[in-house]
Context: one part of a larger RNA
RNA sequence: CUCUCUCUAAGGAACUCGGCAAAAUGCUCUCGUAAGUUCGCAAGAAGAGAGACUGUACUUUGUGAAGAAGUUAACUUUCAUAAGCAUCGUACAGUGACACAAGGCAGACCCAAGCAACUGUUUACCAAAAACACAGGUCUCUGCUAACACGUAAGUGGAUGUAUAGGGGCUGACUCCUGCCCAGUGCUGGAAGGUCAAGGAAGUUGGUUAGGAGCAAUCCAAAGCUAGCGACCAAAGCCCCAGUGAACGGCGGCCGUAACUAUAACGGUCCUAAGGUAGCGAAAUUCCUUGUCGGGUAAGUUCCGACCCGCACGAAUGGAGUAAUGAUUUGGGUGCUGUCUCGGAGAGGGACUCG
Numbered sequence: 001c002u003c004u005c006u007c008u009a010a011g012g013a014a015c016u017c018g019g020c021a022a023a024a025u026g027c028u029c030u031c032g033u034a035a036g037u038u039c040g041c042a043a044g045a046a047g048a049g050a051g052a053c054u055g056u057a058c059u060u061u062g063u064g065a066a067g068a069a070g071u072u073a074a075c076u077u078u079c080a081u082a083a084g085c086a087u088c089g090u091a092c093a094g095u096g097a098c099a100c101a102a103g104g105c106a107g108a109c110c111c112a113a114g115c116a117a118c119u120g121u122u123u124a125c126c127a128a129a130a131a132c133a134c135a136g137g138u139c140u141c142u143g144c145u146a147a148c149a150c151g152u153a154a155g156u157g158g159a160u161g162u163a164u165a166g167g168g169g170c171u172g173a174c175u176c177c178u179g180c181c182c183a184g185u186g187c188u189g190g191a192a193g194g195u196c197a198a199g200g201a202a203g204u205u206g207g208u209u210a211g212g213a214g215c216a217a218u219c220c221a222a223a224g225c226u227a228g229c230g231a232c233c234a235a236a237g238c239c240c241c242a243g244u245g246a247a248c249g250g251c252g253g254c255c256g257u258a259a260c261u262a263u264a265a266c267g268g269u270c271c272u273a274a275g276g277u278a279g280c281g282a283a284a285u286u287c288c289u290u291g292u293c294g295g296g297u298a299a300g301u302u303c304c305g306a307c308c309c310g311c312a313c314g315a316a317u318g319g320a321g322u323a324a325u326g327a328u329u330u331g332g333g334u335g336c337u338g339u340c341u342c343g344g345a346g347a348g349g350g351a352c353u354c355g
Stems, first nucleotide, its partner, number of pairs: 001350008010341002014339001019336001027051005036041001038173001052095007061086003067079003096100001108334007115326002120132002136171007148157003174321004179251003184248002186244005193239003199233002203229006211220003252270005279313001280310001291307005
C1' cells in the first nucleotide's frame, strides 16, 4: 500500500449523479393506531411501555395417599382431593454494573408523485422493468368430414369437444367513459353494365398433292393432314354500387370584430371525407424552457400544486381516475451513522524485507 473486519471526540448527508455503502430498526406481551378505501384492507401503520435475579403473598396446571362409588375371574374403572414436588402467572419488597429480548438469531419508518391493477413471466452469462402474461372487455371466423394447424399423401391435432364451444386480432382488474370522418386502403354484400383467361367455334389464310393445263420451266387445285388468324359463347377478379372504425387510418387555414387597453362570445372567406368532442395537459409526450405563478429550501435545471401559448395529448396502437400491491422510478422528512468535515487507532490475510 491492498483486502476483510473492529472502534472513533465534536458535528450528522455538509459526501455523492443518487444516503451508494455502512449504521440504525429487529423478539414476545400490553396499550395505541391517521388519511384513504373496491369495506377486504391500509396495519406489525405511526407511537408508547414492560421483560434480569432473590424473597414473600396469592394464583394456574399436573402428579397425588387417605376416602367415596361402581364393576370384574383378576389386574382394574370412575369421582375426589390434603401435604409435598413440579409448573403458568400476578402483586409487593429487595439486590446490582442504571442493567436484564444481557450472546446468537432478529422489520428502519413516514409524506407526496409517475408507471403497471394485482400473484406471476423474461434477455441461462452486463437489462427484472413502466416490457410479457393476466382475469375482464370487444371485434372477427367456424354448423362439424368445423374454422385453423402439421403433413407430398395417408393421416393427426382441434376434440372422444359442438357456438355458454373452438381458432385468430386488439385492449388489459375495477370506476366514469369511449366523440366526428367510409374520400383512400382493407373487409363484407350486390349484380345491371364495361373489361376479361383457358376452352369451344361460324368463317378464313398458308403449306402439302391426287387430278387438270402446258413441249418444258411451271401454273391451277378437291378431299385429307398440317400451321396460323378468327366473328361469336365464356367464370372469378377488376371497374362499378352500397355497408363497415374496439377495421388500416385521419380528425384545417386566413382575415376582421366589444364604451381605455387587451382579448374575441360574433362575422366573413378558402379548402376538406371530416376538421380533435369528453377528459387530461411544460406531461415517461413541451423544442423555445431553468415557460409563468404558488409551495417546500438561507439558496431548488429536480419535485409538488396551478395556468394553457398542446413545436408535436386525446379516447380499446384506449382517455381520465383509482384502494391494494411493487428487490419499480422521482422528490421530501424523522431516526441513524466515518458517506463526509478529516482524519486517526487497532486485528487478521496478502504485498514487501530477510531466510

A computed fold for a 355-nucleotide part of an RNA from a Candidatus Caenarcanales bacterium, annotated as large-subunit ribosomal RNA, domain IV. It was read from a public genome assembly. Rfam family: Bacterial large subunit ribosomal RNA.